[in-house]
Molecule: Bacterial RNase P class A
Organism: Alcanivorax sp.
């Protein structure tokens, strides 16, 4: 200096007039006028997870459903973060006859179990398992071509996937038939909280894949929601029918046992939709110290930073300049995925040039 790839900060400024919401204050009292401070986002969005909070409610236990899915810690919590193991994948470098490995970066992962049981792997192919021999190799008969008898699963075919795999012996041709070396299983030491790694024996070896298929296995789970809910005023018709009623009924998803209440279910008809509050001081923000590989946790100081209510940010001008995209709060947080104009910084791998 380039490519590649991870992370982080920023999100148009600055001035000057008119205009808007909140909030204190000060004049004047009247519905006015002055003034001081705030005042949309990294996603504010999807409503996909977790929660605070509010009510059912005084609210147990259990079926059945639901979630999650390697280990270990953070977190108020979690399907999130954080650090670690593992499996793929890609790039560089290497070891090896091969088959297959090591080491580093980088992605990625719906990562508990297939010796607990059921299912499913169409077509193709001999045969998709209680496997099997189409081609073809080998031996033997029959005089040739060919057919017949026997043996093989190493070579082709078919397929996503065919009795682990290579490599060398051996054989009549061949095969774990031997042997070495990878793969698997089963058993011991060592390390490590732990997932998992490493060495050594042993075994010829349960054919294989599917659990985002039913299942099994661990854990963890009450609903309903801010249109939750509290309070004031005001108005109507404390209205009618039906059916059901303690061996009953009704109680924030279903069912069954408990506990509580005493009414309870349809349905016709009337009134009233105002006002206040909830509503912003927080699992809260900067900043500095101490632990920690890190998620973060603890001390100290310091700041208050939106609360509309058919819905507040506009408009006009002048300069800058990276010429601005994706987009606008409606109870609040923690997250996770979308979208996305550009600017600035800083990791780490790879190639080149210089020392």
């Nucleotide at each position: 200096c380039a490519g590649g790839u991870c992370g982080g900060u920023c999100a148009g400024g600055c001035a000057a007039c008119c205009g808007c919401g909140g909030u204190c204050c000060c004049g004047u009292g009247u519905u006015c006028g002055g003034g001081g401070c705030c005042g949309a986002g990294g996603a504010a969005a999807g409503u996909c997870c977790g929660g605070g909070c509010u009510c059912c409610a005084c609210a147990g236990g259990g079926c059945a459903g639901g979630g999650u899915g390697c280990c270990a810690g953070g977190u108020a919590a979690c399907a999130c973060c954080u650090g670690g193991g593992g499996g793929c994948a890609u790039g560089a470098c290497u070891g090896g006859c091969g088959a297959c490995g090591g080491u580093c970066a980088u992605g990625u992962c719906a990562c508990g179990g297939a010796a607990a049981g059921u299912g499913c792997c169409g077509c193709a192919g001999a045969a998709a398992a209680u496997a099997u021999a189409c081609c073809g190799c080998c031996c033997g008969g029959c005089g040739a071509a060919g057919c017949c008898g026997g043996g093989u699963a190493a070579g082709g075919g078919u397929g996503a996937a065919a009795a682990g795999g290579u490599g060398c012996g051996g054989u009549a041709a061949g095969a774990g038939c031997g042997c070495a070396c990878c793969g698997c299983g089963c058993c011991g030491c060592c390390g490590g909280c732990a997932a998992c790694g490493g060495c050594g024996g042993u075994g010829g070896c349960a054919g294989g894949g599917u659990a985002a298929a039913c299942c099994c296995c661990a854990c963890c789970c009450g609903g309903a929601g801010c249109a939750a809910g509290a309070c004031c005023a005001a108005a109507u018709a404390g209205g009618g029918a039906u059916c059901c009623a303690g061996u009953g009924g009704c109680g924030u998803g279903g069912c069954c046992c408990g506990c509580g209440c005493c009414g309870g279910a349809u349905c016709c008809g009337g009134g009233u939709a105002g006002g206040u509050c909830g509503c912003u001081a927080g699992a809260g923000g900067c900043c500095g110290g101490u632990g920690g590989c890190g998620a973060c946790a603890c001390c100290g100081g310091u700041c208050c930073c939106a609360g509309a209510g058919g819905a507040a940010u506009g408009g006009u001008u002048g300069c800058c300049c990276a010429c601005g995209a994706c987009a606008g709060a409606a109870c609040c947080c923690g997250g996770c995925u979308u979208a996305u104009c550009g600017a600035c910084c800083g990791g780490c791998c790879u190639g080149c040039a210089u020392u």